[in-house]
Context: one part of a larger RNA
RNA sequence: GAUAAACGCUGGCGGCGCACAUAAGACAUGCAAGUCGAACGAAAGUCGUCUUAUCGAGUGAAGUAUUUAUAUGGAAUGAAGUAAGACAAUGGCUUUAGUGGCGGACUGGUGAGUAACACGUAAGCAACCUGGCUAUAAGAGGGGAAUAACAGUGAGAAAUCAUUGCUAAUACCGCAUAAGCUCACAUUACUGCAUGGUAAAGUGAGAAAAGGAGAAAUCCGCUUAUAGAUGGGCUUGCGACUGAUUAGCUAGUUGGUGGGGUAAAAGCCUACCAAGGCGACGAUCAGUAGCCGAACUGAGAGGUUGAACGGCCACAUUGGGACUGAGAUACGGCCCAGACUCCUACGGGAGGCAGCAGUCGGGAAUAUUGCGCAAUGGAGGGAACUCUGACGCAGUGACGCCGCGUAUAGGAAGAAGUUUUUCGGAAUGUAAACUAUUGUCGUUAGGGAAGAAAAAGACAGUACCUAAGGAGGAAGCUCCGGCUAACUAUGUGCCAGCAGCCGCGGUAAUACAUAGGGAGCAAGCGUUAUCC
Numbered sequence: 001g002a003u004a005a006a007c008g009c010u011g012g013c014g015g016c017g018c019a020c021a022u023a024a025g026a027c028a029u030g031c032a033a034g035u036c037g038a039a040c041g042a043a044a045g046u047c048g049u050c051u052u053a054u055c056g057a058g059u060g061a062a063g064u065a066u067u068u069a070u071a072u073g074g075a076a077u078g079a080a081g082u083a084a085g086a087c088a089a090u091g092g093c094u095u096u097a098g099u100g101g102c103g104g105a106c107u108g109g110u111g112a113g114u115a116a117c118a119c120g121u122a123a124g125c126a127a128c129c130u131g132g133c134u135a136u137a138a139g140a141g142g143g144g145a146a147u148a149a150c151a152g153u154g155a156g157a158a159a160u161c162a163u164u165g166c167u168a169a170u171a172c173c174g175c176a177u178a179a180g181c182u183c184a185c186a187u188u189a190c191u192g193c194a195u196g197g198u199a200a201a202g203u204g205a206g207a208a209a210a211g212g213a214g215a216a217a218u219c220c221g222c223u224u225a226u227a228g229a230u231g232g233g234c235u236u237g238c239g240a241c242u243g244a245u246u247a248g249c250u251a252g253u254u255g256g257u258g259g260g261g262u263a264a265a266a267g268c269c270u271a272c273c274a275a276g277g278c279g280a281c282g283a284u285c286a287g288u289a290g291c292c293g294a295a296c297u298g299a300g301a302g303g304u305u306g307a308a309c310g311g312c313c314a315c316a317u318u319g320g321g322a323c324u325g326a327g328a329u330a331c332g333g334c335c336c337a338g339a340c341u342c343c344u345a346c347g348g349g350a351g352g353c354a355g356c357a358g359u360c361g362g363g364a365a366u367a368u369u370g371c372g373c374a375a376u377g378g379a380g381g382g383a384a385c386u387c388u389g390a391c392g393c394a395g396u397g398a399c400g401c402c403g404c405g406u407a408u409a410g411g412a413a414g415a416a417g418u419u420u421u422u423c424g425g426a427a428u429g430u431a432a433a434c435u436a437u438u439g440u441c442g443u444u445a446g447g448g449a450a451g452a453a454a455a456a457g458a459c460a461g462u463a464c465c466u467a468a469g470g471a472g473g474a475a476g477c478u479c480c481g482g483c484u485a486a487c488u489a490u491g492u493g494c495c496a497g498c499a500g501c502c503g504c505g506g507u508a509a510u511a512c513a514u515a516g517g518g519a520g521c522a523a524g525c526g527u528u529a530u531c532c
Stems, first nucleotide, its partner, number of pairs: 001531003005528005012404006018397002020362001025360003029357003034102003039099002042096006048087007058077002063072004109315003119239007128232002133228007141175001143173002150165006181206005187200005211220003241287003248278003253275008290312004294305004317338005340351004368394001370393003376390001377388004407437004417428004441473001443468005451459001476521005481502003487516005497504002
């Protein structure tokens, strides 16, 4: 000087960051991955208009009577309802369990394992794959069989399952057509870096497709091929820990041939053959460890670290396995085994916070079971939109860095108090009182954003602006023998104690304790730990 820090004393405000380093220990609860009805059938709910007939709540004209504002009267008009019929209607709208599509391989977490082509860097692949996106070329003809949902039956405590019957699709399966797209055979040209590569044309064989919305135009999709972009896979040179009180290690081991296998080279796997391969330039073994960009320190060389942010890798209760898929051997998918927890009718089932909060435990020690999708980004969708603990914000913590404040000016040869004294004085000290002033922060009141494209703001009535009032609400910590800035008095008497090193204390202690004074830093100051 630095820190992902902790502890002691103290603590006014703001901005920006950071925050389980220990038990990759166990986890209650909520949320963190869905979306599409413009792929599909279905279910539930909901939506009227007109005519005729009937019924008739209510309004109540002319007229009549008289006490001139009442009674009577009943023409005409007529809401709701009921019945029948027509049309919209094999319909529209809303919601969704299921089939189907895309996404759950991204994002987010952790660092257990790993000394390795894991990482970094530089190359190679004439040995490879690539959904969605972009460009180009061509195409989509005609059929079929099911199945979930649903209904019924049955089993089970439940989780769930069996069976019978019906039905749709952009779900599934044949047929047709199709190009050097794939394979086989044989050919030519050009060319390289060894196997080889590129291009062209021939014969034979093989492999495609799906529709939806709209009145239409058209749009979104589907199939094949070529190229690009992006993302990945594989191989290699070099680089980066400790130990020789670890010296030999290795049988799929090293190489070859045949076969298999992969997107792809390869002992990657297998049968046979050969006996190789690595090693004092440190193999093997053991210990430790995620690697890097970077961070800290240092004049540099170097040393140390790998928190936060970014890239890569590995892992997801422990171990193993594959399925689906463009992509996984898949954190919030599946199967098996183990440990643990929970439910149970004892037959059997359910679960996985190293996601965000939160709990217990461990520990010197590390936060809210918050708000919002307004912004940025992601998934799905034609869109509206839905989802998003990514993210944006707020909350807790002086944990760190930075900034501000706790007043400013005047004010005595100098009050009181306190300390000290040679008793004259000296110090605290312009410090206070007192006089005048200011209003940063804070308080109260009013106004009030940008961030958002026309509207739409969680933050937030926040930032900021204005006014009012009034020094009011805001200073501590460590040290004072030398190193090292800063001294006296009293107490104690090798005691009590101090201490980083030298050392101090045994009756005049500037080194212990207290007081006065002083020095240093300051919302912090010291101590401890670690690195340079």
Molecule: small-subunit ribosomal RNA, 5' domain
Organism: uncultured bacterium